[in-house]
Background
This is a predicted structure of a 77-nucleotide RNA (transfer RNA) from a Patescibacteria group bacterium. Its Rfam family is "tRNA". Its family is annotated with triplet codon-amino acid adaptor activity in the Gene Ontology. The sequence is in RNAcentral, with records from ENA.

RNA sequence: GGGCGGUUAGCUCAGUGGUUUAGAGCGUCCGCUUGACGUGCGGAAGGUCACUGGUUCGAAUCCAGUACCGCCCACCA
Numbered sequence: 001g002g003g004c005g006g007u008u009a010g011c012u013c014a015g016u017g018g019u020u021u022a023g024a025g026c027g028u029c030c031g032c033u034u035g036a037c038g039u040g041c042g043g044a045a046g047g048u049c050a051c052u053g054g055u056u057c058g059a060a061u062c063c064a065g066u067a068c069c070g071c072c073c074a075c076c077a
Base pairs, nucleotide, nucleotide: 001073002072003071004070005069006068007067010026011025012024013023018057028044029043030042031041032040050066051065052064053063054062
């Protein structure tokens, strides 16, 4: 330098155009339960869906660019 894949909650991930205009598990916090811890049950907080621009009536989802991460290939020394 070229190709491919990835980037969504603190962590691991799902969601691939509209009826969840954002969810699950784990974690955190609160309440109930316990002598207490844990377990169990109920609830809550937490996200500019990497960034910028475009397409569309409508974008986490499609397109382009940029950034970062991973894999493969090539080149130079």